[in-house]
Molecule: RNase P RNA; transfer RNA
Organism: uncultured Bradyrhizobium sp.
RNA sequence: AGUCGGCCGGACGGCCGCUCCCGCUACGGUCGAAAGGCUGCGGAAGAGGAAAGUCCGGGCUCCAUCGACAUACGGUGCCGGAUAACAUCCGGCGGGGGCGACCCCAGGGACAGUGCCACAGAGAACGAACCGCCCGCCUUCGCCCUUCGGGGUUUUGGCGAGCAAGGGUGAAAAGGUGCGGUAAGAGCGCACCGCGGGUCCGGCAACGGAACCGGCAUGGCAAACCACACCGGGAGCAAAACCGAAUAGGGACGGCAAGGCGGGAUGUUCGCUCGAAGAGCGAUAACACCGCAGGGCGAUGUCAGGCUCGCCGUCCGGGUAGGUUGCUCGAGGCAACGUGCAAACGUUGUCCCAGAGGAAUGGCCGUCACGUAUCGCCCGCCACAAGCGGACGGUACCCUACAGAACCCGGCUUACAGGCUGGCU
RNA sequence: GAGCGCGUAGCUCAGGCGGUAGAGCACGUGACUUUUAAUCAUGGGGUCGUGGGUUCGAGUUCCCACCGCGCUCACCA
Numbered sequence: 001a002g003u004c005g006g007c008c009g010g011a012c013g014g015c016c017g018c019u020c021c022c023g024c025u026a027c028g029g030u031c032g033a034a035a036g037g038c039u040g041c042g043g044a045a046g047a048g049g050a051a052a053g054u055c056c057g058g059g060c061u062c063c064a065u066c067g068a069c070a071u072a073c074g075g076u077g078c079c080g081g082a083u084a085a086c087a088u089c090c091g092g093c094g095g096g097g098g099c100g101a102c103c104c105c106a107g108g109g110a111c112a113g114u115g116c117c118a119c120a121g122a123g124a125a126c127g128a129a130c131c132g133c134c135c136g137c138c139u140u141c142g143c144c145c146u147u148c149g150g151g152g153u154u155u156u157g158g159c160g161a162g163c164a165a166g167g168g169u170g171a172a173a174a175g176g177u178g179c180g181g182u183a184a185g186a187g188c189g190c191a192c193c194g195c196g197g198g199u200c201c202g203g204c205a206a207c208g209g210a211a212c213c214g215g216c217a218u219g220g221c222a223a224a225c226c227a228c229a230c231c232g233g234g235a236g237c238a239a240a241a242c243c244g245a246a247u248a249g250g251g252a253c254g255g256c257a258a259g260g261c262g263g264g265a266u267g268u269u270c271g272c273u274c275g276a277a278g279a280g281c282g283a284u285a286a287c288a289c290c291g292c293a294g295g296g297c298g299a300u301g302u303c304a305g306g307c308u309c310g311c312c313g314u315c316c317g318g319g320u321a322g323g324u325u326g327c328u329c330g331a332g333g334c335a336a337c338g339u340g341c342a343a344a345c346g347u348u349g350u351c352c353c354a355g356a357g358g359a360a361u362g363g364c365c366g367u368c369a370c371g372u373a374u375c376g377c378c379c380g381c382c383a384c385a386a387g388c389g390g391a392c393g394g395u396a397c398c399c400u401a402c403a404g405a406a407c408c409c410g411g412c413u414u415a416c417a418g419g420c421u422g423g424c425u
Numbered sequence: 426g427a428g429c430g431c432g433u434a435g436c437u438c439a440g441g442c443g444g445u446a447g448a449g450c451a452c453g454u455g456a457c458u459u460u461u462a463a464u465c466a467u468g469g470g471g472u473c474g475u476g477g478g479u480u481c482g483a484g485u486u487c488c489c490a491c492c493g494c495g496c497u498c499a500c501c502a
Stems, first nucleotide, its partner, number of pairs: 001425008010368007018046002021043004028039004048402001052413002055411005060236004067303005073232005078092005093107001094105004109226001113225002115221003130167002132163002135160004142153004175193006194216001195214003199210004240325004250316007260292004266288003269283006294309004318501003332351008371397006378390004426498007435450004444481001452468005474491005
């Protein structure tokens, strides 16, 4: 100089308040018949590492529906482990960055399918040809040789065939480099690297290594749809339960279904008879009951099962906006030992650590510590001055940064003046 | 406390399968008019709330984190 963690986040004393709990009320006041409440007195406790954002995962409560399967929707995605669970944590593998300690990675599938790849460029994906390279034929401009028939070489243009090395475009151009080869070229051949395939070895696995085979066209984007594997019922303490108070137990519109059928006579009921109560006989129109069918039960369908008989939605209007429980002992904290590389787990001991609810945890003073600014004085660097650094004393400021519980935990993310401490390069 | 939605020019809003951002009003200049308004022509103005990632490339219903603003909720009948 850098890098990775861990811890703290003003201290002490006095005075005045606030919230909750415990004790005393046989002294004072007040309400009450009393219990007791308020007040009073004494004692104990009183925000955080993030209480935050509400981004994940649970506990807990309710939804009469949570059961099984499928679909839809949402999420996760290298491997193994930890855990109540996770998108978290730990260990490892692979890729990338850094001299290094170390850091970053949404890190599965693109021969299931669909889609996109603008502009530029010849071509952007059932392999393309602009410039270019090479060959053949024709044409044309020169030069050289000539036995005047022609031959050689070179330039321009056209046609046909071959090539993908080089140029150029782009984010990306169809394996890369080198040698051979060829008319020119090319995995055309070879070596190394890369890619793919099966085999063997190591590892629980991700994966790594070895030799062999294949000359190898088939890109990128799945944080585009998607396919695959796994996970997830919904709502949330304004959940939910109880007590109390008050009102008009209301109205309009819409959607679905339709108030169905059968049974017997046990109860209600109805009719008749006897009759004091009651009993008997009959009826099924109605209610209860049983069965069938139908509807409803806040993602959909089927199956099984259950509840209910009208249900659901929107709007308008009315009333109360009080109390108690949930409410804090919990996957709790701390210490020691053991297991494990670690996250973590187990055992033992010990501690009790806010429970308010329009919301308490604050204010003032003094001392000290830290920081900033300024002044005085001293020392060092320097010949002096200026400047820089350090120590001491005085004064002023902040008297601290980020921020404040709201049912409770495990994480993540974000904010944070300053201080202490450990490992490593 | 819990559940949702929205941030694009000075204002109100478009931009729904990724290819480099527009409309109306407002503003500046010019014309018309004696002048103003209206009208016509023309022009300027955007870190797309902020930061990061995926991608060659993001205003994006491609995905995260943060910031700001707004809306809704209880019980009885």